Predicted 3D model of a 350-nucleotide part of an RNA (small-subunit ribosomal RNA, central domain) from an uncultured bacterium. The coordinates come from a structure-prediction model, not an experiment, and the mean pLDDT is 89.
[in-house]
Context: one part of a larger RNA
RNA sequence: CUGGGGCGUAAAGCGUGCGUAGGUGGUGGUUUAAGUCCGUUGUGAAAAGCCCUGGGCUCAACCUGGGAAUUGCAGUGGAUACUGGAUCACUAGAGUGUGGUAGAGGAUAGUGGAAUUUCCGGUGUAGCAGUGAAAUGCGUAGAGAUCGGAAGGAACAUCUGUGGCGAAGGCGACUAUCUGGGCCAACACUGACACUGAGGCACGAAAGCGUGGGGAGCAAACAGGAUUAGAUACCCUGGUAGUCCACGCCCUAAACGAUGUCAACUAGCUGUUGGGGCCUUCGGGCCUUGGUAGCGCAGCUAACGCGUGAAGUUGACCGCCUGGGGAGUACGGUCGCAAGAUUAAAACUC
Numbered sequence: 001c002u003g004g005g006g007c008g009u010a011a012a013g014c015g016u017g018c019g020u021a022g023g024u025g026g027u028g029g030u031u032u033a034a035g036u037c038c039g040u041u042g043u044g045a046a047a048a049g050c051c052c053u054g055g056g057c058u059c060a061a062c063c064u065g066g067g068a069a070u071u072g073c074a075g076u077g078g079a080u081a082c083u084g085g086a087u088c089a090c091u092a093g094a095g096u097g098u099g100g101u102a103g104a105g106g107a108u109a110g111u112g113g114a115a116u117u118u119c120c121g122g123u124g125u126a127g128c129a130g131u132g133a134a135a136u137g138c139g140u141a142g143a144g145a146u147c148g149g150a151a152g153g154a155a156c157a158u159c160u161g162u163g164g165c166g167a168a169g170g171c172g173a174c175u176a177u178c179u180g181g182g183c184c185a186a187c188a189c190u191g192a193c194a195c196u197g198a199g200g201c202a203c204g205a206a207a208g209c210g211u212g213g214g215g216a217g218c219a220a221a222c223a224g225g226a227u228u229a230g231a232u233a234c235c236c237u238g239g240u241a242g243u244c245c246a247c248g249c250c251c252u253a254a255a256c257g258a259u260g261u262c263a264a265c266u267a268g269c270u271g272u273u274g275g276g277g278c279c280u281u282c283g284g285g286c287c288u289u290g291g292u293a294g295c296g297c298a299g300c301u302a303a304c305g306c307g308u309g310a311a312g313u314u315g316a317c318c319g320c321c322u323g324g325g326g327a328g329u330a331c332g333g334u335c336g337c338a339a340g341a342u343u344a345a346a347a348c349u350c
Base pairs, nucleotide, nucleotide: 005321006320007319008304009303013318015203016202017201018200022196023195024194026090027089028088029087030086031085032084034083035082036079037078038077039076040075041074042073043072051067052066053065054064055063056062093193094190095189096188097187098185099184100183101182105179106178107177108176109175110174111173112156117151118150119149120148121147122146123145127138128137164171165170208249209248210247211246212245213244217243218242222238223237224236225235260317261316262315263314264313265312268295269294270293271292272291273290274289275288276287277286278285279284299306300305323350324349325348332343333342334341335340
């Protein structure tokens, strides 16, 4: 490399979605005959060789005659099951409408209480704070404690739950407005409109960056006190970026279920959450459908384990892997204000 094998933990699923090209694609009829299949004609440089079959050297090697083969291409005549093209129709995929329903789904504006801190005032006196023990620190200029008042920022205890919602990142006080998606029931409608998705586009925790605000608590850096042989740490007292808001960047994570998306099929049992139906002795029970969690048969797996939400049995499409180190590095390209991100080797070495 592919004629292969793989991707939960050994190397390997893009962080997630939308979607272009491409690939793949439901049921029935008619038609076409491109793929496919059958026949035939031409051609396949020739000869030699290989293969089959005769002949000649006593045989063989060898020589010699004939045939086949040359798996292909082109033309032509047919076949029509499958794939494709055209067309007509269908409703089981997909979608729309109607009526319900649960939810920390998103955005904006406003409101609330507890707590920390600071400030002001009252009471009041010698300590407070901190630790393994201390010290730095704060306090007679009245601290800490306690009562009243004020300011300001951030986060929303209980409820809270292997509970819910979201594509993922993620989302948690309350109210209003705007807004996305899901699920369920029964009917009606559209009529394959579908699946996947190279490029592309969008979103994307934290940290970080730019401009302007904000700053209570916490707290990289930093300072001091301890510890220690040392202590650029762990512990303590402080403390600036930052954490918060607006707008614009960055685009990475153990972005994890370390498990791509979609569809079909394949024993059961238990809990929980959302919807619907039936029965009820009103305790509850049964059926159905979507999610979520725990067991478990078959099967799978190197084992661990997975097990109708599969890592089982299959199909469609994409991504990725190919010994360890060098290295997710160098160089070049693209992107970025920068930090850097992304794409991505080789020498050498074991």